[in-house]
Predicted 3D model of a 76-nucleotide RNA (transfer RNA) from Desulfovibrio sp. It matches the Rfam family "tRNA". NCBI's taxonomy places the organism under Bacteria, Pseudomonadati, Desulfovibrionales, Desulfovibrionaceae, Desulfovibrio.
RNA sequence: UCCUCGGUGGCUCAAUCGGCAGAGCGGGUGACUGUUAAUCACUAGGUUGGGGGUUCAAGUCCCUCCCGGGGAGCCA
Numbered sequence: 001u002c003c004u005c006g007g008u009g010g011c012u013c014a015a016u017c018g019g020c021a022g023a024g025c026g027g028g029u030g031a032c033u034g035u036u037a038a039u040c041a042c043u044a045g046g047u048u049g050g051g052g053g054u055u056c057a058a059g060u061c062c063c064u065c066c067c068g069g070g071g072a073g074c075c076a
Stems, first nucleotide, its partner, number of pairs: 001072007010025004019056001027043005049065005
């Protein structure tokens, strides 16, 4: 440098054909319990990597940049 896959709550990941952004774990509060843990209920938490474009509507499509994994090439 080129090819390819990926970037979504704190973490790990969903989101079908472009049509309400979700789950588990973790956090907070409460219940329960001889205590802790466990369990149960409720709850907070998102510029969907940045910018631009298309569209009535974008996590999803297009362009560009950044970051990460894998592969290839160059090192005259």